[in-house]
Context: one part of a larger RNA
RNA sequence: CGUCGAGUCUUGAGGAGUGUCGUCCCUAGUACGAGAGGACCGGGAUGAACCAAUCUCUGGUGUACCAAUUGUCCUGCCAAGGGCAUCGUUGGGUAGCUAAGUUGGGACGGGAUAAGAGCUGAAAGCAUCUAAGCUCGAAGCCCACUCCAAGAUUAAGACUCAUUAUUACCCAGGUUAAAGACUAUGACCUUGAUAGGGUGUAGGUGUAAGUCCAGCAAUGGAUUAAGCCGAGCACUACUAAUAUGGGGAUUCCUUUGG
Numbered sequence: 001c002g003u004c005g006a007g008u009c010u011u012g013a014g015g016a017g018u019g020u021c022g023u024c025c026c027u028a029g030u031a032c033g034a035g036a037g038g039a040c041c042g043g044g045a046u047g048a049a050c051c052a053a054u055c056u057c058u059g060g061u062g063u064a065c066c067a068a069u070u071g072u073c074c075u076g077c078c079a080a081g082g083g084c085a086u087c088g089u090u091g092g093g094u095a096g097c098u099a100a101g102u103u104g105g106g107a108c109g110g111g112a113u114a115a116g117a118g119c120u121g122a123a124a125g126c127a128u129c130u131a132a133g134c135u136c137g138a139a140g141c142c143c144a145c146u147c148c149a150a151g152a153u154u155a156a157g158a159c160u161c162a163u164u165a166u167u168a169c170c171c172a173g174g175u176u177a178a179a180g181a182c183u184a185u186g187a188c189c190u191u192g193a194u195a196g197g198g199u200g201u202a203g204g205u206g207u208a209a210g211u212c213c214a215g216c217a218a219u220g221g222a223u224u225a226a227g228c229c230g231a232g233c234a235c236u237a238c239u240a241a242u243a244u245g246g247g248g249a250u251u252c253c254u255u256u257g258g
Stems, first nucleotide, its partner, number of pairs: 001151001005161006014148004020048007032037001050105005058099004065092005070085006109143003116136004169247004173189005194240003197236005203229003210223005253258002
């Protein structure tokens, strides 16, 4: 830009992906074989690698979470803290992300076939799977399974809304995240839980400071499962989503124009 103005939901022409392999058990120590050995067919179980999704569990990371601790400087000093030293170092760790974790997948089935196996059957009184005709037959082909998909210009379909109106609807503006380089997409904009804050809670760390007690003291104990806490969950309008602007079609009646 097109597809008749818009919104929602579909169809599927077409395209892409998947497609793997092993071991064990039963059938059965059966068929076969003198024995040694040892099946076809059919059924079941369990794996490898690969692919996808996911974070309940096991872990990793988690540089604005918690604690411990060394050196030094500072807050006048003690105590308590702060800065710097790779996040100073060390021990843990929420959300998120993640694999080595978890879950799932390849299937079943159908159609047409290849090599091949056949039926009937002439040319050629026989024979012959082929010449006419017909039946089978692969991890392969077409379906089936998953995803994309109407620029499929043959521009599809269904439903609803709007049709002369500052209309249906869309965009801008703002709060934003499950989205994200930007854009886009999704949620929300007071008729509001969208983000922040607050409250509670999950979870993490591991028992704060101050005070008291014991001890000469280092230190230990009590208050105290304490204090603190980023991204989780729920509730709550306290703060900010204010105010508003722009675009917007076919048609109809008439026709100088409305």